[in-house]
RNA sequence: CGCUUUCGAGGCGAUGGAUUUCCGCCGGGCUUCGGCCGAACCGCUCCUCGGAGCUGAUGAUUCCUACCUGCUG
Numbered sequence: 001c002g003c004u005u006u007c008g009a010g011g012c013g014a015u016g017g018a019u020u021u022c023c024g025c026c027g028g029g030c031u032u033c034g035g036c037c038g039a040a041c042c043g044c045u046c047c048u049c050g051g052a053g054c055u056g057a058u059g060a061u062u063c064c065u066a067c068c069u070g071c072u073g
Stems, first nucleotide, its partner, number of pairs: 010026004016064003020060001022059001028037003043054004
């Protein structure tokens, strides 16, 4: 200096916020060093592909808020 593997700072997990010794995934490239590109992620069913229908504020735990339903005052 180059290559490979492992780990990881960080990021993500279909509607808001918080929580966790939790789970899964990504975690790379270029550069004139100013930046640029890119990954994980962006729900389900049917369909004549025009469209029609459906579940959930969590990936999961525990809460808050919003929404919905029922009962009581």
Record summary:
The RNA shown here (Fluoride riboswitch aptamer (crcB RNA motif)) has 73 nucleotides and comes from Sphingobium estronivorans. Lineage of the source: Bacteria > Pseudomonadati > Alphaproteobacteria > Sphingobiaceae > Sphingobium. It was read from a public genome assembly, where an Rfam model found it. Of the family's consensus pairs, 92% are formed in the model.